[in-house]
RNA sequence: GGGCCCGUGGCCUAGUUGGAUAAGGCGGCGGACUUCUAAUCCGCAGAUCGCAGGUUCGAAUCCUGCCGGGCCCG
Numbered sequence: 001g002g003g004c005c006c007g008u009g010g011c012c013u014a015g016u017u018g019g020a021u022a023a024g025g026c027g028g029c030g031g032a033c034u035u036c037u038a039a040u041c042c043g044c045a046g047a048u049c050g051c052a053g054g055u056u057c058g059a060a061u062c063c064u065g066c067c068g069g070g071c072c073c074g
Stems, first nucleotide, its partner, number of pairs: 001073007010026004019057001028044005050066005
């Protein structure tokens, strides 16, 4: 340098046939229960989906470029 794959809350993952509020688990905060803790249950906050453009009525999803990571080739 070329090819392929991946990038989604603090962490792990789902969602990739474009359809309208981005879902779940762990963790965090508050509450219930308990003598206290743990466990369990209830509630709350937290992601403009790597970044920037494009297509579209509508993009996490399609296209282009770039950034980061992995594998392969030279």